């Protein structure tokens, strides 16, 4: 000095004129203007994927289905999130990604190709038997032959036949074909036997686990659970346009269909329990969708100690920070600079995921140089 | 702001793990004097993009883009 690796902080600054909308406090006024103070958009405010605080549903009380999670052990209101570990892959490393329980509970599917996907013998390999051939030690040894443009039989458009036993190692299909590699032995092989390793089982050591060493052991029939499905935990619905209040005006002696307490009706479906006693549907009709709450003090925030590897938690001190409802922060102007990207709250916090110009901390890897 | 649906040829539109139906349209050919009905033939190796799971994805599952719809009271 360069490449990369993880964690954070920031998101242009200053100054001036005028402009905007809440909030307090006064004055004037009669529901509006004025002065003063003093506060006003993000790290993501987005995406609505997740978890809840709040609300309301007579059932919010149990069950079933049906959703969700999925190594282990912690945080937390809680979470499909954070942290910190095992194993597995990826990287020269710092480190990154895991959808990471179960295929011996049981049920499905593996198309095509290939003989064969829970089974198998195409190509082959060997041993006899038969037929040639040749050697020769005269019954032996060697080589050849057998799916073919063959060849035999018969009832001739055709039809039958062409031997027997042994093997899953070799070799093709295919993602996978009854552990894998080396040697050894065998007619020819084959965990038949030996050594490594993988896998399964057992035991014994560390460890809260999840796993890790490190002995035996026989020889092991394939993937797929982001198929059903099983096994562990966990789980009511809708959502601030949720709901509360208050005003305004009006017209339901309208039609209809279901049903009658063994019915109906009660915020996913199904069933008990529990409550209530009607449920839908069309037609008219008033409002013309109005005001005020909810709405911002919160599982907040900053800073210190102290316990913890860490996420965090406890103490103690400071800090108040936006609440609009056609929707507020705009617009000149000078200096600086990092030349400004991605982008504007609509109940609120906890991640997660996506878009993004740069500035700048701190800690550690790899390369080169130098001392 | 919240709550749902949908994306497949040029146009409409099946497909629900096994390698892309079917209509119209288009373009070529038979026919026909010429056309027009008829026939015949082709036309998706990005199924909105992207990444995973599986031997294998239009379809299973994450994540992103666009397009459509729905969210006032009394009674």
């Nucleotide at each position: 000095c360069g490449a990369g690796u993880a964690a954070g902080c920031u998101a242009g600054a200053c100054a001036g004129u005028c402009g905007c909308u809440g909030c307090c406090a006064g004055a004037u006024a009669g529901u509006a203007u004025c002065u003063g103070g003093g506060a006003g958009a993000g790290g993501a405010a987005a995406g609505u994927c997740c978890g809840g605080g709040c609300u309301c549903c007579g059932u919010a009380g149990g069950g079933c289905a049906g959703g969700g999670u999925g190594c282990u052990g912690g945080g937390u209101a809680a979470c499909c999130c954070c942290c910190a570990g095992u194993c597995a892959g990826g990287g020269u490393g710092a480190c990154c990604u895991g959808a990471a329980g179960g295929a011996a509970a049981g049920u499905g599917c593996a198309a095509c190709a290939g003989a064969g996907a829970u089974a198998u013998a195409c190509c082959g390999c060997c041993a006899g038997a038969a037929u040639g051939a040749a050697g020769u030690u005269u019954a032996c040894u060697u080589c050849a032959u057998g799916a073919g443009u063959g060849c035999a039989g018969c009832u001739u458009a055709g039809c039958u036949g062409c031997c027997u036993g042994g093997c899953a190692a070799g070799g093709g299909u295919g993602g996978a074909a009854a552990g894998g590699c080396g040697a050894g032995g065998u007619a020819a092989g084959a965990g038949c036997u030996c050594a490594c390793c993988a896998g399964c089982g057992c035991a014994a050591u560390g460890g809260c686990g999840a796993c890790u060493u490190u002995g035996c052991g026989g020889c092991u029939a394939u993937g797929u659970a982001a198929a059903c499905c099983c096994c562990a935990c966990u789980u009511g619905g809708a959502g601030c346009a949720a709901g509360a209040u208050c005003g305004a005006a009006u017209a339901g002696a309208g039609a209809g269909a279901c049903a009658u307490a063994u019915g109906g009706a009660g915020u996913u479906g199904c069933c008990c329990g529990c409550u209530c006693u009607g449920u839908c549907u069309c037609c008219g009709g008033g409002u013309a969708a109005g005001a005020u709450c909810g709405c911002u003090u919160g599982a907040g925030c900053c800073u210190a100690u102290u316990g913890g590897u860490a996420a965090c938690a406890a103490u103690a001190g400071g800090c108040c920070u936006a609440g609009a409802u056609a929707g507020a922060u705009g617009a000149c102007u000078g200096u600086u600079c990092a030349c400004g990207a991605c982008a504007g709250a609509a109940c609120u916090c906890g991640g997660c995921u996506u878009a993004u110009c740069g500035g700048u901390u701190u800690a550690g890897u790899c390369g080169c140089a130098c001392a | 702001g919240g709550c749902g649906c949908u994306a497949u040829g040029g146009c409409c539109a099946a497909g629900c793990g096994g390698u892309a139906a079917g209509g119209c349209a288009a373009a070529g050919g038979u026919c026909u004097g010429c056309a027009a009905a008829a026939u015949c033939u082709u036309c998706a190796u990005u199924c909105c993009c992207c990444g995973g799971u599986u031997c294998a994805a239009a379809u299973c599952c994450g994540g992103g883009u666009g397009g459509c719809g729905c969210c006032u009271c009394c009674a």
Record summary: Model confidence (mean pLDDT): 76 of 100. Two RNAs folded together computationally: RNase P RNA and transfer RNA, 446 nucleotides in total. It holds a member of the Rfam family "Bacterial RNase P class A". By type it is a ribozyme.